[in-house]
RNA sequence: CCGCAAAAUUAGCAAACCGUUAGAAAUAACGGGACGCAAAGCUAUGGGGGCUAAGGUGCUUCGGCGCUAUGCCAGCCCGGCCGCCGGA
Numbered sequence: 001c002c003g004c005a006a007a008a009u010u011a012g013c014a015a016a017c018c019g020u021u022a023g024a025a026a027u028a029a030c031g032g033g034a035c036g037c038a039a040a041g042c043u044a045u046g047g048g049g050g051c052u053a054a055g056g057u058g059c060u061u062c063g064g065c066g067c068u069a070u071g072c073c074a075g076c077c078c079g080g081c082c083g084c085c086g087g088a
Stems, first nucleotide, its partner, number of pairs: 004087001012037002017032006035075001041081003046078003049073003055068005
């Protein structure tokens, strides 16, 4: 320098649910709350997957229905970037 890594300590994050706010919704932010997490840090313009459908578009019995991301999910998976402890 590169790869890999046991145990432990200290700190960290925070699912569901509830409240407020934003939003058409998905969802997000903040507060409460802890199911879990060694990357539950970042990346959705790396790839796959999932959610929503305002607008657009087709149909319509005019009530709606189908399709569609330019809106979302990094706590769905793989990859990329960065990184704490630690040499048993």
The RNA shown here (c-di-GMP-I riboswitch aptamer) has 88 nucleotides. Its mean pLDDT, the model's own confidence on a scale to 100, is 84. Of the family's consensus pairs, 100% are formed in the model.